Background
Large-subunit ribosomal RNA, domain IV from Melosira undulata, 325 nucleotides, folded computationally. The coordinates come from a structure-prediction model, not an experiment, and the mean pLDDT is 84. The full RNA is in RNAcentral, with records from ENA. It matches the Rfam family "Bacterial large subunit ribosomal RNA". Gene Ontology terms of the family: ribosome and structural constituent of ribosome.
[in-house]
Context: one part of a larger RNA
RNA sequence: UUAUAUUGAAGGAACUCGGCAAAUUAACUCUGUAACUUCGGAAAAAGGAGUAAUUAAAUAAUUUUUUUAUUUAAUUGUCACACAAAAAAAGACAGCGACUGUUUAACAAAAACACAGGUCUUUGCAAAUUUGUAAAAAAACGUAUAAAGACUGACGUCUGCCCGGUGCUGCAAGACUAAAAUUAAUUGUAAAUGCUUUUAAUCAAAAUCCCAGUAAACGGCGGCUGUAACUCUGACGGUCCUAAGGUAGCGAAAUUCCUUGGCAUUUAAUUGAUGUCCUGCAUGAAUGACGUAACGACUGUCUUACUGUCUCCAAUAUAAUCUCA
Numbered sequence: 001u002u003a004u005a006u007u008g009a010a011g012g013a014a015c016u017c018g019g020c021a022a023a024u025u026a027a028c029u030c031u032g033u034a035a036c037u038u039c040g041g042a043a044a045a046a047g048g049a050g051u052a053a054u055u056a057a058a059u060a061a062u063u064u065u066u067u068u069a070u071u072u073a074a075u076u077g078u079c080a081c082a083c084a085a086a087a088a089a090a091g092a093c094a095g096c097g098a099c100u101g102u103u104u105a106a107c108a109a110a111a112a113c114a115c116a117g118g119u120c121u122u123u124g125c126a127a128a129u130u131u132g133u134a135a136a137a138a139a140a141c142g143u144a145u146a147a148a149g150a151c152u153g154a155c156g157u158c159u160g161c162c163c164g165g166u167g168c169u170g171c172a173a174g175a176c177u178a179a180a181a182u183u184a185a186u187u188g189u190a191a192a193u194g195c196u197u198u199u200a201a202u203c204a205a206a207a208u209c210c211c212a213g214u215a216a217a218c219g220g221c222g223g224c225u226g227u228a229a230c231u232c233u234g235a236c237g238g239u240c241c242u243a244a245g246g247u248a249g250c251g252a253a254a255u256u257c258c259u260u261g262g263c264a265u266u267u268a269a270u271u272g273a274u275g276u277c278c279u280g281c282a283u284g285a286a287u288g289a290c291g292u293a294a295c296g297a298c299u300g301u302c303u304u305a306c307u308g309u310c311u312c313c314a315a316u317a318u319a320a321u322c323u324c325a
Stems, first nucleotide, its partner, number of pairs: 001320008010311002014309001019306001027051005036041001038154001052076010077081001089304007096296002101113002117152007129138003155291004160221003165218002167214004174209002181202005188195002222240005249283001250280001261277006
């Protein structure tokens, strides 16, 4: 000096990105226990008290000897006793995800994946879908309460407008369109019922166009301007464009650039946190919206307790490094 432990005056997070690490708590009995809630929970919430050994007696339970528990009385001891070890720190607010679960074997465990539940689409069985050149196979020794695909993700309240574009589905007529075929003419061949060249007409599929439907399909969801008897604002009006102009809800948000937005609470002081406002650069409804008890080695903030994290370092033990002998 390093590592691993132990201890520490006064203070007690002032450390730091951050209480990281350490400390605190810890057992059993009794007591007591809030908001909220899906009435199950939350909950060991929180908070408080007690606890040793010996002797005697009583009561209760039980399987006999007995054992266990409780109560009473007395005694013992540096007032100590869950005597060591093992053995929850606690609470409040917010975000995300409902939950248990799964994951980057060896830098990521999460808010990612999954999930029960919801919706849409396909499929009538020789099923759709998938594998295979095929035979055949899975689906399934199943049959729409089934199987496959896609999205969402418990539960509660809900899920607005747009079918113009892209996609999908449907449809009778029409438009457009290929080779072939038919008929007529035509070229070549000495000729041929033939073959062949070219032209015209007729006939002619799907696709495409056209038409309609469909958004829990892919997706989208506006400007400018005037107006109320102070001012401001604009319920109201005008105009342009659009397929339709963002509804409910939420909102400086895991989304807010300006921004450390304004106000309030928290602090002595806060780019943090929470509540509220709405001026949403660029929220928004199964690419789900907003809530939500319980849960989380998730993320942010605060409080109590606690401490060598720190003010500010020190000592001791063990091991190693280093120096000298």